Predicted 3D model of a 75-nucleotide RNA (transfer RNA) from a Candidatus Komeilibacteria bacterium. Its Rfam family is "tRNA". By type it is a transfer RNA. NCBI's taxonomy places the organism under Bacteria, Bacteria candidate phyla, Candidatus Komeiliibacteriota. The coordinates come from a structure-prediction model, not an experiment, and the mean pLDDT is 81.
[in-house]
């Protein structure tokens, strides 16, 4: 430097045009002698950044940033 994959709740993942879902974790309540377990409910991400396309973008396009892999260049 080029190519490929990735960046989404606290964590790990899903979602590939119609406004974000799950598990674990967290909080409250129920149950229990207590904790745990179990059950019910709740809070938490406007999706790496900036533009563009579109009635509408996490999703498509461009540039940039970061992480991983492969290749190349210099030494």
């Nucleotide at each position: 430097u080029g190519c490929c994959g990735g960046g989404u709740a606290g964590u790990u993942g899903a979602g590939a045009g119609g406004u974000a879902c799950a598990a674990c974790g967290c909080c409250a309540c129920a149950c229990u002698g207590u904790u745990a377990a179990u059950g019910u409910g709740g809070a938490u991400a406007c999706c790496g950044c900036u533009g563009g396309u579109u009635c509408g973008a996490a999703u498509c396009c461009a540039g940039c940033c970061c992480c991983g892999g492969c290749a190349g260049c210099c030494a």